[in-house]
RNA sequence: GCCCGGGUGGUGGAAUCGGUAGACACGAGGGACUUAAAAUCCCUUGCUCUCACGAGCGUGCGGGUUCAAGUCCCGCCCUGGGCA
Numbered sequence: 001g002c003c004c005g006g007g008u009g010g011u012g013g014a015a016u017c018g019g020u021a022g023a024c025a026c027g028a029g030g031g032a033c034u035u036a037a038a039a040u041c042c043c044u045u046g047c048u049c050u051c052a053c054g055a056g057c058g059u060g061c062g063g064g065u066u067c068a069a070g071u072c073c074c075g076c077c078c079u080g081g082g083c084a
Stems, first nucleotide, its partner, number of pairs: 001083007010026003019067001027045006046057004060076005
């Protein structure tokens, strides 16, 4: 240099043919149970603003297509593999 794959909350990892982003698990916080703990069970858990109701933002970065993009197209960055 060329070819192929990957990048999504604190972590791993889903998201059908473009149609509610974050299912599920781990972790964390709170509660139940216990004399106490462990184990188990229940609830909550992206960020910002707000007393609250609620609103806005958020899929590596920047554009594009579309009523609508994690998904499609272009450029770039990072990363794994292959070829030379």
Annotation:
A computed fold for an 84-nucleotide RNA from a Candidatus Kaiserbacteria bacterium, annotated as transfer RNA. Rfam family: tRNA. It is annotated as a transfer RNA. Model confidence (mean pLDDT): 80 of 100.